The RNA shown here (Glycine riboswitch aptamer) has 90 nucleotides and comes from Candidatus Dactylopiibacterium carminicum. The sequence was found by an Rfam model in a public genome assembly. Its mean pLDDT, the model's own confidence on a scale to 100, is 79.

RNA sequence: GCGGCUCGUUCGGGAGAGAGCUGGCAUGAUUCAGGCCGCCGAAGGCGCAACCCCCCGGGAACGCUCAGGCAAAAGGACCGAACGAAAAAC
Numbered sequence: 001g002c003g004g005c006u007c008g009u010u011c012g013g014g015a016g017a018g019a020g021c022u023g024g025c026a027u028g029a030u031u032c033a034g035g036c037c038g039c040c041g042a043a044g045g046c047g048c049a050a051c052c053c054c055c056c057g058g059g060a061a062c063g064c065u066c067a068g069g070c071a072a073a074a075g076g077a078c079c080g081a082a083c084g085a086a087a088a089a090c
Stems, first nucleotide, its partner, number of pairs: 004090001006085008018037001020036003038070003044066001045064003051058002
């Protein structure tokens, strides 16, 4: 010096679980607010394990299911590519 790591944007891929019952308005039909029951975990959140680490700590794709979701759409952890970006360490 370059690249990776890190971050941001864009594009592509991206699972799970009832188009459940009832149902005001509208409607040709569907959808939808609300209520009830059953489920999902990969936005987020919370709790811990190994481990790291000393502190009232960190910590997963594990657990919980508050939130969110259970036709399509949207969203979606994570992965890939492109472009861009300040510094240290590696």

It matches the Rfam family "Glycine riboswitch aptamer". Its Rfam clan is "Glycine riboswitch clan".